[in-house]
Formats: sequence, structure tokens, C1' cells
RNA sequence: UUAGAUAAAGCCAACCCCACCGUAAGAUGGGGACGGAAAGCUGCGGGUCUUUUUGAGACAGCCGGGUUGCCGUGU
Repeated sequence: UUAGAUAAAGCCAACCCCACCGUAAGAUGGGGACGGAAAGCUGCGGGUCUUUUUGAGACAGCCGGGUUGCCGUGU
């Protein structure tokens, strides 16, 4: 400097179930294990969704952008 290895050490946790919060989309905690190399953070652009729609929200595990970062083959 760099691929993301049938390597290694750790990490996260879809669906579903339970509890709880919310009108809702959904959030949080526990169980669990489909997957993930940013499935860390960030609503900045697009997108999807909700609603009591001049408005206010949800999704970062939909795609980009920004930003930070573990291990480390090869050279």
C1' cells in the first nucleotide's frame, strides 16, 4: 500500500417469539441466528414507508455521499 482468504481474533444480528414505548411507519430490551468487511456513525442526495398531511415523522440490514475504524493475504 492492498485483495477480502475454506486464515485468525473479536464484532453486529434479519425473520420469528416475549416484554415495553408509539395513532402508525417503527424504536428499545431479552431469546434467536438469515446474513454482514463497515450490517460503525451520519437523514446530505435519491428511494420506500407512516400519519391527526400548508406540516411532522420512520427506515443507515434499499442505493449513493460524508466521516471514523478491527484483522490482514499478496506486493